A computed fold for a 466-nucleotide part of an RNA from Gossypium australe, annotated as small-subunit ribosomal RNA, 5' domain. Rfam family: Bacterial small subunit ribosomal RNA. Its family is annotated with structural constituent of ribosome and ribosome in the Gene Ontology.
[in-house]
Context: one part of a larger RNA
C1' cells in the first nucleotide's frame, strides 16, 4: 500500500447489489417449515321437496417423506481432489419383445361392550379394494443332466380412448464397491499389530473383501517416520504478490459427515432415517404416583456467551419440488419486503459572477499580511428534495413486489460534511504514544482556539493475512 463475514470512536443525505452468530455442536417458551389422492377403496356427514350431480371426511391402500433446508462437533481417512478400474443396484422418467388365465380368505374403518388421570388401549360382530393368498402359464433364474423355481390389477369414460399392473433385454441419469498419486505439525512419540497378514473349508452381501466364522500358517506395517499425541471437513476458489510462492475455505456450486448423547433395527428402489421407530444415559415438562411426553446444527424469535451479527413480517404471481387424469393442494425451498454506512458501485449536498479584498478571527514592523471570492450580493439551474396527476416489463395466461420502478406538471438553493494529520500558539502534571520517548527550566510530542493538508458519507483506530 493491499484486504476483511469485522469490531469498537466521531459524523452521517440517498440509489442499486450483495452480505450478516467467526463465540456456546449451549438450553429453547410460541407460531410454522411434507404432504397429496375421492378418477384404488367399502363406509359415514352436509345438501336437495324428490331423482341425478355436487361437495367435506377419519380409516384401509398408493406415490412421497431418503429430495429440498441446516450445521462443522467428528474425521489426518480411498474422507476429499485428481487419473483409472471391475465383481453390482437402480423407484419414477425413457427405448424395446411380450403378458394380464381361474379362483379364494382375511383385516381396519363402522357397531356395540369394556380399561385408563393422560398418553393409549383391550375385547366382539360384520365388510370393500391397485391391500392379501393359492392354482395355471412363462423368452427368465438355478443346474453337468434329469429336473426345479418364480408374475400380474384394476379404474374412469356413452364410445374413440385414457391412466395404471407383470416379465425380460437396453441406454441414460443416480448410487455401491476397489485402486495409482496428492493431501498439516511433534521423534522431548521408535518400534506397531492377533483377525493381526495371506492361504483353504463354510456362512454372508446387490456386489468383491477377514466382511464374519473354524481350521492349519507366521506373517504384515516401520527412519522414504509405521504407531502414538496435537489440530483440522476437502475442494473449485478468495486474499496478496510481477511471479515463485505465502495464507485462508464466510455468501456460492459440489463431495463427505452430522442431527440432545450413545446403540440397534424396521420399512423401502433408495435410510440405519434432522421434523420415524426402538434400548440407554443426561436434561426439561405433565402427572390421580399406576405412568407417560420432549429434541430449532429448519423459518423466525428467546434467555445464556460475547467486542460482535437482522423481522415471532408477505406471497405461492413467478422458478423448482412433491402428490393428482385434471381442477387444485402443500411448499418459512425460493421470490419479495424489513432491519445494520457491513462491504462495492453511483449520485448529491449547487453553477456562474463577485473588491468596499467589508465585517469577526489571527498575526502585526501598526503600514500591512492571512482567513479569502470564502462569504454577503447579483443571476442562473432543480439532479436531488418537497407536493400533484398518471403508471410499467417481469406474461401465451396468472403479479406478493406496488400504485413499487419510471414518466409529466408545479415550488423553492432550497433538506443534506465530517473526520483524520500537520504546523504554529496559549496553558501546566492533565495528559501523548507504532518505537526512540515528550510533560521539570522557553513543549514544533499533551489540551483548546485561528489556520492548512489528505480523504469524503465517511474518516481515522483496534486485530488478523501477504
Nucleotide at each position: 500500500a493491499g484486504a476483511u463475514g469485522a469490531a469498537g470512536g466521531c459524523u452521517g443525505g440517498u440509489g442499486g447489489c450483495a452480505u450478516g452468530c467467526u463465540u456456546a455442536a449451549c438450553a429453547c417458551a410460541u407460531g410454522c417449515a411434507a404432504g397429496u389422492u375421492g378418477u384404488a377403496c367399502a363406509g359415514g356427514a352436509a345438501g336437495u321437496g324428490g331423482u341425478g350431480u355436487u361437495u367435506c371426511c377419519a380409516a384401509u391402500g398408493g406415490c412421497g417423506a431418503a429430495c429440498g433446508g441446516g450445521u462443522g462437533a467428528g474425521u489426518a481417512a480411498c474422507g476429499c481432489g485428481u487419473a483409472a478400474g471391475a465383481a453390482c443396484c437402480u423407484g419414477c422418467a425413457u427405448u424395446u419383445a411380450g403378458g394380464a388365465a381361474a379362483g379364494g380368505a382375511a383385516c381396519a374403518a363402522c357397531u356395540g361392550u369394556u380399561g385408563g388421570a393422560a398418553a393409549c388401549g383391550a375385547c366382539u360382530u360384520c365388510u370393500a379394494a391397485u391391500a392379501c393368498c393359492c392354482u395355471a402359464u412363462a423368452a427368465g433364474c438355478u443346474g453337468a443332466g434329469g429336473a426345479g423355481c418364480a408374475a400380474a390389477a384394476a379404474g374412469a369414460g356413452g364410445a374413440a380412448u385414457c391412466c395404471g399392473c407383470c416379465u425380460g433385454a437396453g441406454g441414460a441419469g443416480g448410487g455401491g464397491c476397489u485402486c495409482g498419486c496428492g493431501u498439516c505439525u511433534g521423534a522431548u512419540u521408535a518400534g506397531c499389530u492377533a483377525g493381526u497378514u495371506g492361504g483353504u473349508g463354510a456362512g454372508g452381501c446387490a456386489a468383491u473383501a477377514g466382511c464374519u466364522u473354524a481350521u492349519a500358517a507366521a506373517g504384515g506395517c516401520g527412519a522414504u517416520g509405521a504407531u502414538c499425541a496435537a489440530u483440522a471437513u476437502c475442494u473449485g476458489g478468495u486474499c496478496u504478490g510481477a511471479g515463485a510462492g505465502g495464507a485462508u475455505g464466510a455468501u456460492u456450486a459440489a463431495c463427505c459427515a452430522u442431527a440432545c448423547u450413545a446403540g440397534g433395527a424396521u420399512u423401502g428402489a433408495g435410510a440405519c432415517a434432522c421434523g420415524a421407530c426402538u434400548c440407554a444415559u443426561a436434561c426439561u415438562c405433565c402427572u390421580a404416583u399406576g405412568g407417560g411426553a420432549g429434541g430449532c446444527a429448519a423459518c423466525a424469535g428467546u434467555a445464556g456467551g460475547g467486542a460482535a451479527u437482522u423481522u415471532u413480517c408477505u406471497a405461492c404471481a413467478g422458478u423448482g419440488g412433491g402428490c393428482g387424469a385434471a381442477a387444485g393442494c402443500c411448499u418459512g425451498a425460493c421470490g419479495a419486503a424489513g432491519c445494520a454506512a457491513u462491504g462495492c458501485c453511483g449520485c448529491a449536498u449547487g453553477g456562474a459572477g463577485g473588491u468596499a479584498g467589508a465585517a469577526g478571527g489571527u498575526c502585526c514592523a501598526c503600514a500591512a499580511g492571512u482567513u479569502g471570492u470564502g462569504a454577503a450580493c447579483u443571476u442562473c439551474u432543480u439532479u436531488u428534495u418537497c407536493u400533484g396527476a398518471a403508471a410499467a416489463a417481469g406474461c401465451a395466461a396468472u403479479g406478493u413486489c406496488g400504485g413499487u420502478a419510471u414518466c409529466u406538471g408545479g415550488g423553492g438553493a432550497a433538506u443534506a460534511a465530517a473526520c483524520u494529520u500537520c504546523a504554529a500558539c496559549u496553558a501546566a502534571u492533565a495528559g501523548u504514544a507504532g518505537c526512540u520517548a515528550c510533560g521539570g527550566u522557553a513543549a514544533u510530542a499533551u489540551u483548546a482556539a485561528g489556520g492548512a493538508u489528505g480523504c469524503a458519507a465517511g474518516c481515522g483506530u483496534u486485530a488478523u493475512c501477504c
The RNAcentral record of the full RNA draws on Rfam.